A computed fold for a 362-nucleotide RNA from a soil metagenome, annotated as Bacterial RNase P class A.
Parts: sequence; C1' cells; structure tokens
RNA sequence: GAGUCGGCCAGGCGGCCGCGUGGCCCAGCAAUGGGUCCCGAGGAACGUCCGGGCACCGCAGGGCAGGGUGGUGGCUAACGGCCACCCGGGGCGACCCGAGGGAAAGUGCAACAGAAAGCAAACCGCCUCACUUCGGUGAGGUAAGGGUGAAACGGUGAGGUAAGAGCUCACCAGCGGACCAGGUGACUGGACCGGCUAGGUAAACCCCACCCGGUGCAAUGCCAAACAGGAUGCGUUUGAGGGCGACCCGCUCGAGUAUCCGGGUAGGCAGCUAGAGGCGUGCGGCAACGUACGUCGUAGAUGGAUGGCCGCCCGCCGCAUUUCGGUGCGGUCGACAGAACCCGGCGUAUCGGCCGACUCAU
Repeated sequence: GAGUCGGCCAGGCGGCCGCGUGGCCCAGCAAUGGGUCCCGAGGAACGUCCGGGCACCGCAGGGCAGGGUGGUGGCUAACGGCCACCCGGGGCGACCCGAGGGAAAGUGCAACAGAAAGCAAACCGCCUCACUUCGGUGAGGUAAGGGUGAAACGGUGAGGUAAGAGCUCACCAGCGGACCAGGUGACUGGACCGGCUAGGUAAACCCCACCCGGUGCAAUGCCAAACAGGAUGCGUUUGAGGGCGACCCGCUCGAGUAUCCGGGUAGGCAGCUAGAGGCGUGCGGCAACGUACGUCGUAGAUGGAUGGCCGCCCGCCGCAUUUCGGUGCGGUCGACAGAACCCGGCGUAUCGGCCGACUCAU
C1' cells in the first nucleotide's frame, strides 16, 4: 500500500417548552384537573420470512391429501438457525460460495446456431464402386479430421482396415460389484473383477427419507354501566317509593316505582413484561454450546407518549487564510429507523468512525 474475517459506538453537556406510565401532595362526590419527583426505543425496535413459549379451539390410533426440509456429526426449547468436518467451485493467499438425497423407476424440457440434441446423426472432408463432357455426379461405407453449439455419446498410443470405428489390446479417466485399511459418519487411501461408456436438467412433474393440527394478545379470563324500548311484581287517599343523619314513631313530597331483559354490550381491569434474561469469572468442549458461582436490573402507550427550540463542545464537508502547527467563516452536515404479548434466528436499511486477529506485495 492492497485486502480478508470478527467485534464495538450510534454525537456529548446545559437551559427552556412539551408528551406518556407510575409514586407523593392539593382540589373535587366522582370523572378529572393542577403541582412535584423518578423513569421513558433499537442495533436493527423494521420486514413478519422461519422457529418456540403462552392462550383458546380441535384431536383414540393409523393413513391419504397439502406444505416444508435435504452432505455428515453435533448444539438448541425449537428452527429453514448456529458450530465443526466432508465433497464440489472460486481466490497467489487470509478466506469466500454451494436447496449439497435420487437422472442405469417413469414422464417432460432444451432458445439460437448446427446435417444431426436422445432407441443418435453424414453438411464439409476421407474411402470404395459405377458413370463422366474430366469440372464433377450418383450409390454405399466412415463419427478419425473440420465446422455449429452451454452441451455432439470417453482420452492417449498401438494393432487393424479400402478408409475408419472399444472392432481388438495396453495405460488413464469414469461406471458397476464384492474386498482391505483409516474415520462415529459424510468420506478418504489402496488393491481386484466385470462389461467396454452410461449426456444435462428434480427452487420441472416425480421417487425416497424426515418434519408439520388450526387460529393468534383484536388470544384468553374477570368486573361491569347509561338512554330508548319490553316483561313481571307492588302501588295511585286501603299511599308504592323518596326526603327529614341509623332505627321506631311522626311530619312531608307524592304517581309512579322495584327487579329482570336490553348486555355480559359501552367502558374498565388482568394477560403486560424477570425472561430458554444480560454481564463477569471458573470448569467441560476445537467450536456452537453447557454448567457452577457472583453480579446487574425502571418503556408498557391503546388513536397509540419518548418531541421541539437555543447555546457551547465534538466529528465531517466547503471556502478563505497560514509562519504548514493551525486560525476564521459557512453548512436545511451528523444516518437508517422506531416499541405494542414475549423470546431465539434469518433477511434487509444505515452518516461517520473505533478496535482486534490474519493475508499478500514492497
């Protein structure tokens, strides 16, 4: 100097105004209002893609349909996540990428080019034969050579042949089978036999193995009005019911009144934030992770709060200036975004910066 991987921060301080939950105080019958104090978004709170907790509904058992996953071994509550390894591909390298089971079960598909694209195929060329106006033409053979294509039915050499061809042979690659050694395994290394060759595509249908009941906190549980209207009881001088401080008596007002339905509605409360929690150390493990001990701890809104303005500082950018140390001025420069039951992941967005390990070149 150029890179690879991993981790971290997410401007700071102060003042003023404002918003939400809660505590306390004051006012109020209450609803509520005022004052004061504390607390009040994230690394992704996001997308809602996957998995789980929790809640309700469903469910004898098994299967079909449908959906998902897909190398091996582990981790985990679980996963489509993570870790380690194997195989394949890329990179000089650190490292990165891979839905990575099955194409000798069946079906389908392959643009353009090309003669031919799936029980192969003869355009050029090569060889044989026939004819010939000697330029070629016709019939047959040939996949070794040329050309097309992402892909053309093993490669090299020798034999063989009219020319050729796994036609035959040797070696190599690949395929199938049983075997030996290493590994938990994916797989790796080795030796033997066979037939000579089997194309690609399964995030195409399909086959195989494994997994999956549905709906989501607007789940679910509890408390529970008011108006209209309706039903029933009692009552209208034989006085229901209310008021006069509880009860009795008394006094007084008096035509309605009590209960239920309306409605488990409006509204309120719970669920609701301490949980598979964070951090540190020790131990086990390559690691993911597990475990013991210690320690830490304040969002819970419900039309939905967490904001705005000003000053100083910090960082960045531009301009000017410079004695190259800085200085001055300006900036509608300081991102992405934002809780809504909770948790584990994945994916995506993101101004500017910091730290660590490693690689390559000099």

The prediction has a mean pLDDT of 77. The RNAcentral record of the sequence draws on MGnify. Its Rfam family is "Bacterial RNase P class A". Rfam's curators write: Ribonuclease P (RNase P) is a ubiquitous endoribonuclease, found in archaea, bacteria and eukarya as well as chloroplasts and mitochondria.